[in-house]
RNA sequence: GCGGGAUAGCACAGUGGUAGUGCAUCGGAAUCAUAAUCCGCUGGUCGGGGGUUCGAAUCCCUCUCCCGCC
Repeated sequence: GCGGGAUAGCACAGUGGUAGUGCAUCGGAAUCAUAAUCCGCUGGUCGGGGGUUCGAAUCCCUCUCCCGCC
C1' cells in the first nucleotide's frame, strides 16, 4: 500500500423501512432425582466520530482495533 472483518456472554445472519437465529444464562414442564429433552423470558449506544437520506447496522468520509497479502 491492497483486501476482509468489528452486531447480545459466545458463534454468526441481517446489502435503505420495527435488530434476528443458534448456543449459554435465568424461569418453568417432565423425572424418585440428575442429565438429556420440551416450553418461555431476559439480554444490543450494531467499534468511535461526521455526512447523505423522510428514514442508515446497511451508502459515503475519517479514526481505532483484529486477520490476511505484497
Description
Predicted 3D model of a 70-nucleotide RNA (transfer RNA) from a bovine gut metagenome. Its Rfam family is "tRNA". Model confidence (mean pLDDT): 83 of 100.